[in-house]
FMN riboswitch aptamer (RFN element) from uncultured Micromonospora sp., 177 nucleotides, folded computationally.
RNA sequence: ACGCGCUGGCGGGACUCGGUGUAAUUCCGAACCGGCGGUGAUCCGGGGCGACAGCCUCCGGUAAGCCCGCGACCCGGUCGGCCCUCAGGCCGCCGGUGGACCUGGUGAGAACCCAGGGCCGACGGUUGAGCACGGGCGGUGCCCGGCUCAGACAGUCCGGAUGGGAGUUCAGCGCGC
Numbered sequence: 001a002c003g004c005g006c007u008g009g010c011g012g013g014a015c016u017c018g019g020u021g022u023a024a025u026u027c028c029g030a031a032c033c034g035g036c037g038g039u040g041a042u043c044c045g046g047g048g049c050g051a052c053a054g055c056c057u058c059c060g061g062u063a064a065g066c067c068c069g070c071g072a073c074c075c076g077g078u079c080g081g082c083c084c085u086c087a088g089g090c091c092g093c094c095g096g097u098g099g100a101c102c103u104g105g106u107g108a109g110a111a112c113c114c115a116g117g118g119c120c121g122a123c124g125g126u127u128g129a130g131c132a133c134g135g136g137c138g139g140u141g142c143c144c145g146g147c148u149c150a151g152a153c154a155g156u157c158c159g160g161a162u163g164g165g166a167g168u169u170c171a172g173c174g175c176g177c
Stems, first nucleotide, its partner, number of pairs: 002176007009168002016030004032155001033121002035070004043061004047056003065119002074096004079092005101117005123159003127150005133145005
């Protein structure tokens, strides 16, 4: 150096202007953002060959939101563990769901290059008015809850989340060779 294991670290970005409106970073117009691994066309460096134009099935790095796969979120099972008086909750496991790309160019070849146009993005929350309702207080109006009516819809705001995580060679340790 390499392989395996363990521990720790790290491990997601983005609302600005205008319009409508009681209310919008949620709607409308324009703008803005893009997790992880992979990939025999990117690009960079090294090495080799060379007729000095270039070439290579060599090495390292790098390369896609919409090509392949994964993660997060969501749903179900209830097989295992833990908590619990119950209801149920948490973790693991198994199963399911799981977004979006075309056209042209170059070329031997484009799902990754270049140009143009397009598309996608979990779950929960969010506003106003009224009331003869309940509770609170610094008490006559404010807050919380309830009910009724109308309404406004989030990739970007708030929350679960100081969580989880695909992974990472950044640090340490052990074993093997």

Taxonomically the source falls in Micromonospora (Bacteria, Bacillati, Actinomycetota, Actinomycetes).